Overview
The RNA shown here (c-di-GMP-I-GGC riboswitch aptamer) has 83 nucleotides and comes from Thiobacillus sp.
[in-house]
RNA sequence: ACCGAACAGGGCAAACCCGUCGCGAGGCGGGGACGCAAAGUUUCCGGUCUCGCAGUCCGUGCGAGACAGCGGGACUGCCGGGC
Repeated sequence: ACCGAACAGGGCAAACCCGUCGCGAGGCGGGGACGCAAAGUUUCCGGUCUCGCAGUCCGUGCGAGACAGCGGGACUGCCGGGC
């Protein structure tokens, strides 16, 4: 490199509820644990979602955003195994 059955110290925190910010997707704080060995960081690629415009709805295009707990890439990293 690779692997995660067990060990140590532990870490994170889905749904839902409360508060708060946002038109919204959602963010943040508290409670709460479904899960997670990268559920640490990063929108680089794809995807999904939101808002605006193209008269309206759908679709599509363009623009601005959201999701890193949708997948991939990049960077970093605990314990043990392994070499």
Its mean pLDDT, the model's own confidence on a scale to 100, is 85.